Model confidence (mean pLDDT): 80 of 100. Transfer RNA from a Candidatus Nanohaloarchaea archaeon, 74 nucleotides, folded computationally.

RNA sequence: GCCCUCAUAUUUCAGCUUGGAUAGAAUAUCAGCUUGCGGAGCUGACGACUCGGGUUCAAAUCCCGGUGGGGGCA
Numbered sequence: 001g002c003c004c005u006c007a008u009a010u011u012u013c014a015g016c017u018u019g020g021a022u023a024g025a026a027u028a029u030c031a032g033c034u035u036g037c038g039g040a041g042c043u044g045a046c047g048a049c050u051c052g053g054g055u056u057c058a059a060a061u062c063c064c065g066g067u068g069g070g071g072g073c074a
Stems, first nucleotide, its partner, number of pairs: 001073007011026003020057001029045005050066005
């Protein structure tokens, strides 16, 4: 230098192929219940689509470019 791949909540992932209604789960944190206290358990709250542009009535999803991680070739 070229090619492939990944980027979603504090963290770990699903959703992308095939565009559509409030983006889901676990975990962490906080509150409540429970307990002699704590933990565990149960309930609730909080919290995210890497950035810019394009296509579209509508983009996490499709297209182009940037940034960062991983891999391959030279």
Rfam family: tRNA. Rfam describes the family as follows. Transfer RNA (tRNA) molecules are approximately 80 nucleotides in length. NCBI's taxonomy places the organism under Archaea, Methanobacteriati, Methanobacteriota, Candidatus Nanohaloarchaea.